[in-house]
RNA sequence: GUGGGCGGUCAAAGGGCUGCGGGCGCAUAAACAACGUCCGAGGAAAGUCCGGACACCAUCGGGAAGCAUAGCGGGUAAUACCCGUCCUGGGAAACCAGCGGAUAAGAGCCACAGAGACGAGCCUGUUAAGUCAGGGUGAAACGCGGCAAUCUCUAUGCGGUGCAAGGUCAAACAGGAUGGCGUUGAAAUCCCGGAUAGCCAUCGGGUAGACUGCUGGAAUUAUGCGGCGACGCACGAUCAAGAGUAAUAGCCCUAUAAACAGAAUCCGGCUUAUGACCGCCCGCAAAU
Repeated sequence: GUGGGCGGUCAAAGGGCUGCGGGCGCAUAAACAACGUCCGAGGAAAGUCCGGACACCAUCGGGAAGCAUAGCGGGUAAUACCCGUCCUGGGAAACCAGCGGAUAAGAGCCACAGAGACGAGCCUGUUAAGUCAGGGUGAAACGCGGCAAUCUCUAUGCGGUGCAAGGUCAAACAGGAUGGCGUUGAAAUCCCGGAUAGCCAUCGGGUAGACUGCUGGAAUUAUGCGGCGACGCACGAUCAAGAGUAAUAGCCCUAUAAACAGAAUCCGGCUUAUGACCGCCCGCAAAU
């Protein structure tokens, strides 16, 4: 200099003017407006593929069905995620991937070619005899072959639904009608045991308003210690949106600011899209 591999950081910032949403102050008995001050989309907010927090279902226990995972060990609230390591496969290497338990519990599949693909027997020699030795086809043929990312078996785990979950208040209608089951124990996926008294279906009528859930978190981070590492512990610091038909915008200056792209209960992952820069590792070439 160049090709390949792995990882990380940023994705704008500062100032001024005008305009939006929220908190606090003003601010009180309770407030509106104005004013002041602080905060206001992402590394993936995307996909909705996983795992949870939380909420409800009258669901307490044991099974069935169904689904998921699969070397070994560790991390985590948990996982199909992450870390380490073994094995197998790819690669020249750095590295990457994982379909990684079980073939005497049972089934199923192996195209074409070939006589024949879980048993069969074409051709030549040989033998009492596919008995022995060869040939042809094929990835595989007198072997208990290969495939379980085919069903299955084994081990382990799992109730369902989801913020349009739920809760409170106000208003209105028809505390409507019919049918089934049930009160001595049913229904809620199935069965058994226990607890509970109402449950299910169809038709018809009214309402769609306000508040809450709604943001202090399994949160972020400096330092130290332990660990190969994922991560853990100790102590300190910080408080980074909460809309509700959906806010975060426009102009000017420094200086030119680009790609993918916009929160909707929240968090931890994975996958996908993408601009610029940096570091380490493997290889090739040249020079010193």
A computed fold for a 288-nucleotide RNA, annotated as Bacterial RNase P class A. Its Rfam family is "Bacterial RNase P class A". By type it is a ribozyme. Its family is annotated with ribonuclease P activity, dimeric ribonuclease P complex and tRNA processing in the Gene Ontology. The prediction has a mean pLDDT of 75.